[in-house]
Parts: sequence; C1' cells; structure tokens
RNA sequence: GCCGAGGUAGCCAAGGUGGUCACGGCGCGUGUCUGAAAAACACGUGAUGUCGGUUCGACUCCGACCCUCGGCA
Repeated sequence: GCCGAGGUAGCCAAGGUGGUCACGGCGCGUGUCUGAAAAACACGUGAUGUCGGUUCGACUCCGACCCUCGGCA
C1' cells in the first nucleotide's frame, strides 16, 4: 500500500425490515431477607467511533476519516 471483519453503557454482547421503550448478561445503587454479610429475589441505573450526505425520519443506507483485529504484498 491492497483486501476483509469489526467499533453499541464501566465490561461483554444481540439487533440491521429506517419509525415503538435499542434485547440480554456482568457491574453499580436502593430495598426485602440476615445479628451482619454472602447468595437469592424485586426495583432502578447508564450506550450506537468522528464528520458529512440521503430521507419527513438514520444505530441501521451512502462517502470520507480515526481506531482495533486478520490476510496479502
């Protein structure tokens, strides 16, 4: 340099048919329970890499860029 895959909460991760409240798990907070914890249960908590374009409407489609991983040279 070329090709491919990916970037979604503090961490892991699903979704891609464009429109609902962005699915879950861990974590964190509060409560129940306990002498107190742990476990369990209930409730709560926070997210679409950056910029631009298309569109009435973009996490999703298009372009450029940044970053990560793999392959080729």

Transfer RNA from Candidatus Gottesmanbacteria bacterium RIFCSPHIGHO2_01_FULL_42_27, 73 nucleotides, folded computationally. The prediction has a mean pLDDT of 82. The organism belongs to Candidatus Gottesmaniibacteriota, within Bacteria. The same sequence occurs in records of 5 taxa. Its Rfam family is "tRNA". RNAcentral holds the sequence, with entries from ENA.